Background
Predicted 3D model of a 1496-nucleotide RNA (small-subunit ribosomal RNA) from a metagenome.

RNA sequence: AGAGUUUGAUCAUGGCUCAGAACGAACGCUGGCGGCGCGUUUUAAGCAUGCAAGUCGAACGGUAUAUAGUCUUCGGAUUAUAGAGAGUGGCGAACGGGUGAGUAACACGUAGAUAAUCUACCUUGAAGUGGGGGAUAGUCCAUGGAAACAUGGAGUAAUACCGCAUAUGUCUUCGGAUGAAAGUUUCAAUUGGAACGCUUUAGGAUGAGUCUGCGGCUCAUUAGCUUGUUGGUGGGGUAAAGGCCUACCAAGGCGACGAUGAGUAGCCGGCCUGAGAGGGUGAACGGCCACACUGGGACUGAGACACGGCCCAGACUCCUACGGGAGGCAGCAGCUAAGAAUCUUCCGCAAUGGACGCAAGUCUGACGGAGCGACGCCGCGUGAACGAUGAAGGCGGAAACGUUGUAAAGUUCUUUUCCUGAUGAAGAAUAAUGAAAGGAGUGGAAAGCCUUUCAGAUGACAUUAUUCAGGGAAUAAGCCCCGGCUAAUUACGUGCCAGCAGCCGCGGUAAUACGCAUGGGGCAAGCGUUGUUCGGAUUUAUUGGGCGUAAAGGGCGCGCAGGCGGUUUAACAAGCUUGAUGUGAAAUAUCCCGGCUUAACUGGGGAGACGCGUUGGGAACUGUUAGACUAGAGUUUAGAAGGGGAAACUGGAAUUCCUAGUGUAGGGGUGAAAUCUGUAGAGAUUAGGAAGAACACCAAUGGCGAAGGCAAGUUUCUGGUCAUAGACUGACGCUGAGGCGCGAAAGCGUGGGGAGCGAACAGGAUUAGAUACCCUGGUAGUCCACGCUGUAAACGAUGUGCACUAGGUGUAGGAUAUUGAAUAUAUUCUGUGCCGUAGCUAACGCGUUAAGUGCACCGCCUGGGGAGUAUGCUCGCGAGGCUAAAACUCAAAGGAAUUGACGGGGGCCCGCACAAGCGGUGGAGCAUGUGGUUUAAUUCGACGCUACGCGAAAAACCUUACCUGGGCUUGACAUGCUGGGAUUAAUCCUGGGAAACCAGGAGGAUUGCCUUCGGGUGUAACCAGCACAGGUGCUGCAUGGCUGUCGUCAGCUCGUGUCGUGAGAUGUUGGGUUAAGUCCCGCAACGAGCGCAACCCUCGCUUUUAGUUGCCAUCAUUUAGUUGGGCACUCUAAAGGAACUGCCCCGGUUAACGGGGAGGAAGGUGGGGAUGACGUCAAGUCCUCAUGGCCUUUAUGCCCAGGGCUACACACGUGCUACAAUGGUCUGUACAAAGGGUAGCCAACUCGCGAGAGUGAGCUAAUCCCAAAAAACAGGCCUCAGUUCGGAUUGAAGUCUGCAACUCGACUUCAUGAAGUUGGAAUCGCUAGUAAUCCCAUAUCAGCAUGAUGGGGUGAAUACGUUCCCGGGCCUUGUACACACCGCCCGUCACACCACGAAAGUCGGCUGCACCAGAAGUCGUUAUACUAACCUAGCUUUGCAUGGAGGGAGACGCCUAAGGUGUGGUUGGUGAUUGGGGUGAAGUCGUAACAAGGUA
Repeated sequence: AGAGUUUGAUCAUGGCUCAGAACGAACGCUGGCGGCGCGUUUUAAGCAUGCAAGUCGAACGGUAUAUAGUCUUCGGAUUAUAGAGAGUGGCGAACGGGUGAGUAACACGUAGAUAAUCUACCUUGAAGUGGGGGAUAGUCCAUGGAAACAUGGAGUAAUACCGCAUAUGUCUUCGGAUGAAAGUUUCAAUUGGAACGCUUUAGGAUGAGUCUGCGGCUCAUUAGCUUGUUGGUGGGGUAAAGGCCUACCAAGGCGACGAUGAGUAGCCGGCCUGAGAGGGUGAACGGCCACACUGGGACUGAGACACGGCCCAGACUCCUACGGGAGGCAGCAGCUAAGAAUCUUCCGCAAUGGACGCAAGUCUGACGGAGCGACGCCGCGUGAACGAUGAAGGCGGAAACGUUGUAAAGUUCUUUUCCUGAUGAAGAAUAAUGAAAGGAGUGGAAAGCCUUUCAGAUGACAUUAUUCAGGGAAUAAGCCCCGGCUAAUUACGUGCCAGCAGCCGCGGUAAUACGCAUGGGGCAAGCGUUGUUCGGAUUUAUUGGGCGUAAAGGGCGCGCAGGCGGUUUAACAAGCUUGAUGUGAAAUAUCCCGGCUUAACUGGGGAGACGCGUUGGGAACUGUUAGACUAGAGUUUAGAAGGGGAAACUGGAAUUCCUAGUGUAGGGGUGAAAUCUGUAGAGAUUAGGAAGAACACCAAUGGCGAAGGCAAGUUUCUGGUCAUAGACUGACGCUGAGGCGCGAAAGCGUGGGGAGCGAACAGGAUUAGAUACCCUGGUAGUCCACGCUGUAAACGAUGUGCACUAGGUGUAGGAUAUUGAAUAUAUUCUGUGCCGUAGCUAACGCGUUAAGUGCACCGCCUGGGGAGUAUGCUCGCGAGGCUAAAACUCAAAGGAAUUGACGGGGGCCCGCACAAGCGGUGGAGCAUGUGGUUUAAUUCGACGCUACGCGAAAAACCUUACCUGGGCUUGACAUGCUGGGAUUAAUCCUGGGAAACCAGGAGGAUUGCCUUCGGGUGUAACCAGCACAGGUGCUGCAUGGCUGUCGUCAGCUCGUGUCGUGAGAUGUUGGGUUAAGUCCCGCAACGAGCGCAACCCUCGCUUUUAGUUGCCAUCAUUUAGUUGGGCACUCUAAAGGAACUGCCCCGGUUAACGGGGAGGAAGGUGGGGAUGACGUCAAGUCCUCAUGGCCUUUAUGCCCAGGGCUACACACGUGCUACAAUGGUCUGUACAAAGGGUAGCCAACUCGCGAGAGUGAGCUAAUCCCAAAAAACAGGCCUCAGUUCGGAUUGAAGUCUGCAACUCGACUUCAUGAAGUUGGAAUCGCUAGUAAUCCCAUAUCAGCAUGAUGGGGUGAAUACGUUCCCGGGCCUUGUACACACCGCCCGUCACACCACGAAAGUCGGCUGCACCAGAAGUCGUUAUACUAACCUAGCUUUGCAUGGAGGGAGACGCCUAAGGUGUGGUUGGUGAUUGGGGUGAAGUCGUAACAAGGUA
């Protein structure tokens, strides 16, 4: 720091996803040790059991009990000492510990205030501690109760309680009023001293209360809230200000700078992340707050409205004798439930800290420790060195071999860890007490007090850490990944299955993506997954984004608040700036230095802490105040243009209708028609009249207006703009959330109006349908008035204002200058257009009318769909408008440009493409191929053009792959190995059999070496066995090769350069020209390659050479080039020549080239052939061949016989023969080329009507043969008919080939004599030696040709031309296509699933208002009863008693929790049914959009 993903590719926009870090985590697999941390995030759910707050006998009375003594009536009593438990009293229990429910608040943070306050214990100073009194627990007695506990009587103490005195003090109206105390221990022994207390007071410290400024969540689909509410006065209350409470008075207070309401939430230091700014978070540690089963309340106290206190109400649990009671783990452990999930009912007060105590000490689940958990961080280990036969095994490979891998084994070491046994710190400081020294103060002295030193007990952890010895490599490695992102691959299995997946995406028989194995990569006692947060994401943009077309400028204006604001002077100092100072706790983080072996962890010190407060300076800028100015803005005078607006009046043309005339048969409408209209007189035409609406020409890229919008003319009223020159005001300005106004068309209301046009509707057409497009009609509406609606692609898809930044050229309205005037020229202002520089932009494009450069203000955007929808509010008569989500779903959606492809887009051009012609096919019969059907099998392949007389240049057997049946199993064929193997093979015979084959027999060729000649050994063939053979079995979508097609079309590319961010473009486009990207010219291109052309073959002319088997002009000869002779000619076959727009004329750009002409055998590529660019169609072929993989192996292989490929209601393709007279038939007479021939062609001769047979010459071929060429020509007959046309079909008899013509050959003869009289829609070939027509040959082949491939003979017609059909090329245009139009794609319906809305209702939560009732309790009142201290009339004196003060009780009153009733609001669950939405390989109907998408 980036990467993947939209496309055929590109750029930009934009979302989704990944790599990083972190965690109180959980889950899966695995697990050696230690240190330091952390451990119910869920249910503020419920809790068994134990413990967590007590202490003080030096405050008090005193007991059980124990010991000792005395007395004794032996029951006991009493004294002394010690003294548990309980009680009175003091202090503590308000700390410590837990939790985060509530709380949006002065709760928290920060900075302040308290002159508006309190503060126990502690500390400093001052003063005091005198003298009295009455009770009461405990205890005893009695009573009630199950218990908890309660009641009465008697009697007792205090540092408990109450007066009196005194006092700094407090209050005060300055007279006065009010107002404390307590002792205990110890020394001493007479007062007294000391310690610990007590009281009052003034300070300190600490802690707390209260108040204030500022700061930090979401929702406006929460906009108004408030009656103690806001303020004042009097009173009350509190420690304390205050509506805190109360009475009265006033009517205020808060709110768009977000009140009120709703939701959520403890806040902070910090923690995580980030470069930072920020974002998220608030576990552990620390500060604050709140809470303690739920709600309310007070008491005590310095402090509480109190976690382990009280009272009441409620829920729950427990006990109960049913009367009544008890309880509160959100303390530490622990349990149950919940949950993905979170520990021991441990040890100790040794340390630190706390409570009490003079102290010893007691208490302390605070704390210190240990236990459990890889939950996290950190550290260590699982060995080290050497070791190549590169072992075995595994995996891969055809093999060689590679890899695992120095890895192992093995040898030599080490001992962290582990086991055993020893050793053994630090954490402990001191206390009581004792001793010593010094000091303060006081004294008669002692003890005591303060400081220092010495001695002086105490360890939970702990079998501690550490160290040492012995033992022995011994006890210790896993997890994830390997298609790209992202480091790391191979084999097998599977076969869109099973599965994977963070995104893109893998899997349909060769999966680096699934599963497994080998190997590799990463991390490591862990590794992965899941979840969450930040990052990447500049994807909410302050740093740091945008809005013409990607999401995004409000339809337009006016304007309150707000924001921003010209020049200048002075003052102030709010902002601003610069110092000082306080604070910003500690911990954390950071830097330095230390301590644990290191690290984590931890100790010390520093810096920083952007913030807030106080205070001293400064005055440029902003601001405020005061004053001035004129450049912004505005006013006024004289001018200008204009469809600017409103109202009234007027006009002509056209249309329709009405009336009348003329006049006669149609009119109208369309692609074509029809509906419609017309003989009752239309249409046409003439005249007159009526009505409503709109205003031709002018007219424009023009004018005006804020926008919507505005068009005949005249008048009236009225808004704005522009130019010029003065004068005046003196910043009066810009923008503008809300608000207000205007606002096309359609629509709505009321009342008019209604000619034309014309939704709906009707009819006619079109169509498969046509609820459309077209036609004929036609109602609302369109028009007017007054209201409403408030939206548009309301668009320049571009907010308003100001300033700045090259020009050129039009146009509209003014002004100035020059000129005698006009035109004109120049300058300038305001509008409106085009081109264009810089610049900007993703590109397209914009460009002084900015989308450039800046400033000010407003509006809006944040992936696509769901959706501008639901719901709520609000506006509207309604239709609807404004505001405006979520669930769910996808990995894209979208922009600009590029290359293609396509278009029922355009331009140019070509082609037997059309047209012009000739002949066919489609109709008939037959042949042949295909489909279909049939069959045991009818083998397989080929399917638009580019399958169908195709593979097949020959299916009777064979072929043959198919079927039936019979046989064989190392095999019909190949190679190798092992064993046997010299009497075995070839050949022949016999039997069975359809044959193959099986069984038996005969037969006897032939071999190397050694040899002792006995034999041994090897080997061919053969036999047995093993490897293997074999497959026309599958996959042409795994392939090679070959082939078809576009297309013999003119195209397809590259290098360098240039242009473009880029894909790409340029070149290759343009102007001409060509058969051609052929050539020329031009040009940011210059060159090149594959194609075109040429080079090759053949035909056409000619020369030379050569003449046999060819030829014959001349000479001779013959029946005959037969022979001599010749090679001139023809011909043959080799080498040459020849044609190049070379020459002339014209056109053309002085070009390329075209037109015409001459010459020439041939003229513009001379004719024909071969030759097929880059590529397309997953085109064809695994059955030519080759080949990967799969399948088969007594069969899917091999052999054999027979059958089938030849079937036949039918359909199609390709052909043959015909339908006749340009013909048929008979007779006669001519003229070819190219081929083939020895298992062959076969002459001549004989026989047969013939096919053919017999016999047989020649020829291995320019020699012989096939071989007759046929159309043609000459003559005769036929005379338009199903015929002397046509020949199918059938019968009979034959011939030939062949083992064999039944299924199933060809031919011959005789007989038979079908359909067919020129062929519907449609469709094919051909442009010259072509079509048409006529024969000939060949391959295949025993035989079989209407097919195929070649050959020659005869030999036409037509082409105006490119509008149209088809195909193709180039340029251009549009595109939502790129599998590329056989594309893409929309909506209803049907089915399945999902989430959501509505819904009669129904069930909950929260909450408002009104009312009822009202516990405990504070406060108040009290005509009630009671009452020790203090005061007191009186009686009398231990006192009694009256009254008062005071007290508490009861009653009453106010307030009030839970509760109840009624009625609202809000929110959630559920709901028959219903509505649309989304998603879903192959459903239905159409074809709306994308091309002019066929009606833009």
Rfam family: Bacterial small subunit ribosomal RNA. Its mean pLDDT, the model's own confidence on a scale to 100, is 83.